[in-house]
Context: one part of a larger RNA
Parts: sequence; structure tokens; C1' cells
RNA sequence: CGCACAUGGUGGAUGCCUAGGCGGUAGGAGGCGAUGAAGGACGUAGUAGCCUGCGAUAAGCCUCGGGGAGCUGGCAAACAAGCUUUGAUCCGAGGAUUUCCGAAUGGGGCAACCCAGCCCGCAAGGGUUACCGUGUCAUGAAUACAUAGUGGCAUGGAGCAAACGCAGGGAACUGAAACAUCUCAGUACCUGCAGGAACAGAAAUCAACCGAGAUUCCCCUAGUAGUGGCGAGCGAACGGGGAGUAGCCCUUAAGUCUUGUGCGUCUUAGUGGAACAGUCUGGAAAGUCUGGCCAUAGACGGUGAUAGCCCCGUACACGAAAGGGCGCGCAAGAUGAAAUCGAGUAGGACGGGACACGUGUAAUCCUGUCCGAACAUGGGGGGACCAUCCUCCAAGGCUAAAUACUCGUUGCCGACCGAUAGUGAACCAGUACCGUGAGGGAAAGGCGAAAAGAACCCCCGAGAGGGGAGUGAAAUAGAACCUGAAACCGGAUGCAU
Repeated sequence: CGCACAUGGUGGAUGCCUAGGCGGUAGGAGGCGAUGAAGGACGUAGUAGCCUGCGAUAAGCCUCGGGGAGCUGGCAAACAAGCUUUGAUCCGAGGAUUUCCGAAUGGGGCAACCCAGCCCGCAAGGGUUACCGUGUCAUGAAUACAUAGUGGCAUGGAGCAAACGCAGGGAACUGAAACAUCUCAGUACCUGCAGGAACAGAAAUCAACCGAGAUUCCCCUAGUAGUGGCGAGCGAACGGGGAGUAGCCCUUAAGUCUUGUGCGUCUUAGUGGAACAGUCUGGAAAGUCUGGCCAUAGACGGUGAUAGCCCCGUACACGAAAGGGCGCGCAAGAUGAAAUCGAGUAGGACGGGACACGUGUAAUCCUGUCCGAACAUGGGGGGACCAUCCUCCAAGGCUAAAUACUCGUUGCCGACCGAUAGUGAACCAGUACCGUGAGGGAAAGGCGAAAAGAACCCCCGAGAGGGGAGUGAAAUAGAACCUGAAACCGGAUGCAU
């Protein structure tokens, strides 16, 4: 030096676990905001920090309910000082307070800061003063009446929010195996506005000589008919089957909404709730054995190993002073409300766009420019166009449900994950850290049943670390703590050289 075997160190794989995620399902909710939101800054406890809560009344104040013995939030113990059966802490409902910034709104500003006017008040302090729209009153130019303007009062708006919706704009990469029409795609993205849904909607619709009877959504029709550098591709409708159904008005209606009240129901705290003992092993019984019991309850979870009968619960049965939702009845009020059955409209020409349909034989719909009817004895459509026939009545308006979505809430579920997985985040994570900034973005879980977390002694630097002692079932469970693989590094033993 090598090999073998056992044994240590290092390391943190694996196994087991779950506090967190992921995906569903059923209900409920679908908004908050000038009565100042969302989100923050700064404060706030007897004791430093962070989180949580709260706001100078500051881990809280008041009232009404629930509840019933301890309590003064968490990391996180300790001390101090207190509260509490005259009902605390805690849970629910309503109210009060609610600094400063932020739409931020008195003016300014480098957010959480600076500086004002007016009114009230002795003071402390309180109130008010942004802009835009609408209504109304006053005043009032050039300019006589007026109007513009100005001022007062009243009222509304503004900002935030995950997706879903409607509308106004609107790409490119890509595909076409290049590329230009085309495609991607009316997608991404920008903007405006709204609702719990939105949009659409009661035929100037389809159909085919039979008939149907608003809209929306799903399945088929059908990758069909078509369209298409007839390339790549794009791609219906009629009709059938379902979900859900609701019709009305402009001659003042279907209805809708608000408020009050009564009843019912749901919800925002909660309440009651059956039934077991012994033996053995063990640190511990829920395990073994023996004998019982309950069950409208043998769901789940916990308890020193695997518990129907120990605990929490579960089935079932109850419960609200106050707030909220819904339904029904009654009463009052509001809205519907634009207009006079739809004229610069229908239609035509040119240029575009939408229709599955790229100008094509291209109907139909929208309209930038220019023209421009009829008036129910009329007009539109039936895919160029004409006739016949059929069908409907544009140029005014309202309308629930079936449909889409989930920032968030409650219950339940999973041949979903189990710490390199599952959210980026199980842990004080959008943190630490990086970047001027937009932005990027981690790592990091586990002692034990219980801290019983090692009194005391020894070595040592009043160390670090270790040895005894003690606790514990176990300390090779000792806080660098469950298990503890491999790489890697030792000392011991044997063999070989």
C1' cells in the first nucleotide's frame, strides 16, 4: 500500500408523518368607495423585536345576545400588576372611535410632508374651501331685448377589484415546408362601459306550395354544402333532438324597483345528544383473551401502539335580543316615459367592412362620399335578375329563465402531492437577496407520550467540546436532536506483499 470483516465519523438519501398545497362538488355571495375604498405609513401592551389586532377612546370602548370558569393574542417563557359567578376572557349582531398618505378633493409636494383662506369658539379645538355633469335661483357684457359669462344652492360622478360580458381600435412570430392574397386572428394587446351575469330577443324570420312560430345554450346535421394562390386552410345553414320558456308597449301596459309591516324559511353565535369492564404483554392498551352494552349514532379526528361504548364529535332533535337574504300577503311611492307606427329612411352608384362565402353569377347586413322612393290600392324577403306564388311589416322601445366566470365564503369529497413533490411560498415569502428601473426571486419541516430539555461533580479559557451522575421505554432520542443509504475520511482485527 492492497483485500476482507466488523466498527466509527461525515453526509442527509430512504421510510414514516403533515401543519401546506392541488383538483372538484353543493350551497351562498358576486362588489367596496367622497358617510373617504383597495392598499399602505406611523403609532398603540408594564418589559427590546417581529407577527396579529387596534387607532391619540389605539391587543381596545358601549349596547344586545350566546357561553360558564378561568383570563390579560402568537413567537415565548418569566416577573410585575390586575380582572373574574355582581358572569370575566371568548363567540355573534349592532353602534362609537377611527392619526397620516392614498380617487385624495383648500394650495403645493420628492406618498405618509410643507403652507393657507373663511366661519364658530376665551382657548383647546371643530367645520368648510378640488374638478366635471345635471337641475335650479340670482346676477349679467360686446348689444336694446337677450345670450355668453359669473356666483349661490341641490344632486350625481371620479378610484379600486380575479375571471366572465359588450363595444371602439388592433398586431406579429407562425403555417403555407420560400413568399405577397391567405393563415395565425378579429387572437394577443390597448381603450371605454356595465352586470351578477352581460349580450340577444317577440319576425319587413325561416320554409317550400307542406308548414313552423322571440332570444340564448347543448347534441346531431357535418368536417357535409360551400369557400379557398380551389394551396395551406377556413367552414355553415335548413332540419331533428334536448335545456329553458313569456310576453308586451308607444290610447299608459306586461311588469320592475324602493320603503314600511305581518307570517314562513335560510343565515350570521350556539344547545342537548346512547353505550365497558376485567385479564395478559408492555414505558404506555385502544392490541391479546374473557364476558357485556349502544346503534336513526360502526363519519372524521384525538388520547403514551390499532377505541362504536375515554374525549371531541356523529345520527337525530332544538335555538336568536340584534343584523342580513329569500318567498308570500297588505299599504305607500317611484320607474316604465321615447314618441305619435317610425324619410335624408328603404333603395341606387363608388370605396370599404361583416356574413363559413377572398368580387365572384354574390343575394343579405353595416356605412365614408354622392344621389334618393312608395305610404297598406303600399313595402321588404324567398342567394344575380324577371314573372307567378308564398311569407313578413324595416327605418321606436322594454323583457325573466335556460348560458359564461370565481377575487372571496361555508360544508363535503379525491385510485391528487407528501418537503428536489405539491402553490414561488407547509417555516414571519413575493421575504432574504439581485437589478438605476421595469423586473427577477430563493433556501429553509420532524427530540420525546410528556421537557421529564440533563440538578450536582470532573477536564477546560468563568470557553468550545467532552466524561460521570440523573431523566426517560430509548440519550448511537441531547436540542448540529425520528429513521440515518451512498460517495468521502478514520482507527481496530485478520490475511497478503
This is a predicted structure of a 497-nucleotide part of an RNA (large-subunit ribosomal RNA, domain I) from an Anaerolineales bacterium. Its mean pLDDT, the model's own confidence on a scale to 100, is 85. The full RNA is in RNAcentral, with records from ENA. Its Rfam family is "Bacterial large subunit ribosomal RNA".